């Protein structure tokens, strides 16, 4: 110090899955009943190790969330930033 990682922070991109009844200000609103989704967050597990445990996701499970729109959203691009690791 040009770059690469970690974070963070702005822009852009971003899926899934709903019906019935009832209320009603006739709305996307309130209750009910039954389904449903997974790409926040959690929670589990192989290999395999130091083997009461540790150990991975986008798999699995739905506690959480969540099912018009909006928010949210894993991750993915661009561009910026101190520190800190690699070089």
């Nucleotide at each position: 110090c040009a770059u690469c990682g970690c974070c963070c922070u702005g822009c852009g991109g971003g899926a899934g899955a709903g019906c019935c009844g009832g209320u009603u200000u006739c709305g996307a609103g309130c209750c009910g009943g039954c389904g449903c989704c997974g790409a926040a967050g959690g929670a589990g597990c192989a290999a395999c190790g130091u083997c009461c445990c540790g150990g991975a996701a986008a798999c699995u499970c739905u506690c959480a969330g969540g099912c018009a729109c909006c928010c949210g959203g894993a991750c993915c691009g661009c561009a910026g930033g101190a520190a800190c690791g690699a070089g």
This is a predicted structure of an 87-nucleotide RNA (Glycine riboswitch aptamer) from an Acidimicrobiia bacterium. Its mean pLDDT, the model's own confidence on a scale to 100, is 83. The model forms 90% of the base pairs in the Rfam consensus. The source organism's lineage runs through Bacteria, Bacillati, Actinomycetota and Acidimicrobiia. It matches the Rfam family "Glycine riboswitch aptamer". Rfam links the family to the GO term glycine biosynthetic process.